Background: Transfer RNA from a Candidatus Omnitrophota bacterium, 74 nucleotides, folded computationally. It matches the Rfam family "tRNA". About the family: Transfer RNA (tRNA) molecules are approximately 80 nucleotides in length. Rfam links the family to the GO term triplet codon-amino acid adaptor activity. The family's RNA type in Rfam is transfer RNA. The prediction has a mean pLDDT of 81.

[in-house]
RNA sequence: GGGCGGUUAGCUCAGUUGGAUAGAGUACUUCCUUGACAUGGAAGGGGUCACAGGUUCAAAUCCUGUACCGCCCA
Numbered sequence: 001g002g003g004c005g006g007u008u009a010g011c012u013c014a015g016u017u018g019g020a021u022a023g024a025g026u027a028c029u030u031c032c033u034u035g036a037c038a039u040g041g042a043a044g045g046g047g048u049c050a051c052a053g054g055u056u057c058a059a060a061u062c063c064u065g066u067a068c069c070g071c072c073c074a
Base pairs, nucleotide, nucleotide: 001073002072003071004070005069006068007067010026011025012024013023019057028044029043030042031041032040050066051065052064053063054062
């Protein structure tokens, strides 16, 4: 330098054919349970969907570019 894949909550990840209020597990906070802790139960907070631009009535999703990570080729 070229090709492919990835980037979504603190962490690990889903997200189908473009239209659901953007989700799960775990973690965190509060409460219940206990003499106390752990376990268990209930509720809650937390998001620039890597960044920029474009297409569209509408983009996490499609297109282009950039950044970063991984693999392969040279």